Small-subunit ribosomal RNA, central domain from a Thermofilaceae archaeon, 352 nucleotides, folded computationally. Rfam family: Archaeal small subunit ribosomal RNA. Gene Ontology terms of the family: ribosome and structural constituent of ribosome. Rfam 15.1 lists 709 matches to the family in 491 species. The RNAcentral record of the full RNA draws on ENA and SILVA. The source organism's lineage runs through Archaea, Thermoproteati, Thermoproteota, Thermofilales and Thermofilaceae.

[in-house]
Context: one part of a larger RNA
RNA sequence: UUGGGCCUAAAGCGUCCGUAGCCGGCCCGGUAAGUCCCUCCUCAAAGCCCACGGCUCAACCGUGGGACGGGAGGGAUACUGCCGGGCUAGGGGGCGGGAGAGGCCGGGGGUACUCCCGGGGUAGGGGCGAAAUCCGUUAAUCCCGGGAGGACCGCCAGUGGCGAAGGCGCCCGGCUGGAACGCGCCCGACGGUGAGGGACGAAAGCUGGGGGAGCAAAGGGGAUUAGAUACCCCCGUAGUCCCAGCUGUAAACGAUGCGGGCUAGGUGUUGGGCGGGCCUCGAGCCCGCCCAGUGCCGCAGGGAAGCCGUUAAGCCCGCCGCCUGGGGAGUACGGCCGCAAGGCUGAAACUU
Numbered sequence: 001u002u003g004g005g006c007c008u009a010a011a012g013c014g015u016c017c018g019u020a021g022c023c024g025g026c027c028c029g030g031u032a033a034g035u036c037c038c039u040c041c042u043c044a045a046a047g048c049c050c051a052c053g054g055c056u057c058a059a060c061c062g063u064g065g066g067a068c069g070g071g072a073g074g075g076a077u078a079c080u081g082c083c084g085g086g087c088u089a090g091g092g093g094g095c096g097g098g099a100g101a102g103g104c105c106g107g108g109g110g111u112a113c114u115c116c117c118g119g120g121g122u123a124g125g126g127g128c129g130a131a132a133u134c135c136g137u138u139a140a141u142c143c144c145g146g147g148a149g150g151a152c153c154g155c156c157a158g159u160g161g162c163g164a165a166g167g168c169g170c171c172c173g174g175c176u177g178g179a180a181c182g183c184g185c186c187c188g189a190c191g192g193u194g195a196g197g198g199a200c201g202a203a204a205g206c207u208g209g210g211g212g213a214g215c216a217a218a219g220g221g222g223a224u225u226a227g228a229u230a231c232c233c234c235c236g237u238a239g240u241c242c243c244a245g246c247u248g249u250a251a252a253c254g255a256u257g258c259g260g261g262c263u264a265g266g267u268g269u270u271g272g273g274c275g276g277g278c279c280u281c282g283a284g285c286c287c288g289c290c291c292a293g294u295g296c297c298g299c300a301g302g303g304a305a306g307c308c309g310u311u312a313a314g315c316c317c318g319c320c321g322c323c324u325g326g327g328g329a330g331u332a333c334g335g336c337c338g339c340a341a342g343g344c345u346g347a348a349a350c351u352u
Stems, first nucleotide, its partner, number of pairs: 003324004007306002012320001014200004021193003025087007033080002035076008048066007090190001091187003094183003102176007109153002113149008124135002161168002205246006214240002219235004257319006265297014301308002325352003334345004
């Protein structure tokens, strides 16, 4: 609960696609459903509203009028709807040269690490605040050479780029998605949002199979300590990696839903375009303008403030989601989903 809100106080669904619904650009014609006006009928009386009147007032009562609702006829046509026609500023398509860790698959490479083998070499190594557990004369640590394996991808790297979000960084190739810019050639409102629904969705976790170097929940041991189920040290299993399937969560955050319009600037940076200057002419360097993105500062304005401020949290429109004191509780019950873990939906008593 006809209210006010949702960056941080309660509140934006993790993200996108999309069904119904709601909303919808410019011009002309038609119609007249919505809308507006008039007339008539109806709406018992009372009540309600207005005026006048009666009890000294009022309550109360009387008289007259009116409103609301329903129906019919006539009229108006600005706006909305519907029908028809046209347009190009929204949207889409086409063409052009570029940018990018966007996605999937295949191939190749690099450093480090661990282990193994060979050679050299000798008593320590390792670790910490200090130590110890631990490793080492069956030759460790260290140096050189060779081999195997798995994971990862330094510098470049940027307040940089790409993606709807999650997220994406070695190199090459194949397949593939999207966006920006330029032209203004084509379509001609084809659009926006989106209850349900669908798809995607970090890490951890689960099922089956593979793999396992390093790291490392659990676990074992050594220390510390009053204790030490920790922080530190030595080990170490799931897991981390790959394939197939499931799970569907998060401080999934910009804690800020999506789309559109409007409202001072300044300064970086990325991509594209145009113009100018330089040029050791190379997709090179510098400057300005425009478009798109991404940062910082800031006017008006907003805000409780922090702050936001053309990437709005300003001024408006459309649509969706959500909030309504704290605890109980994201619990119980029920339903749906899941192999399970659990997820989604989601109370109340009671208490304050």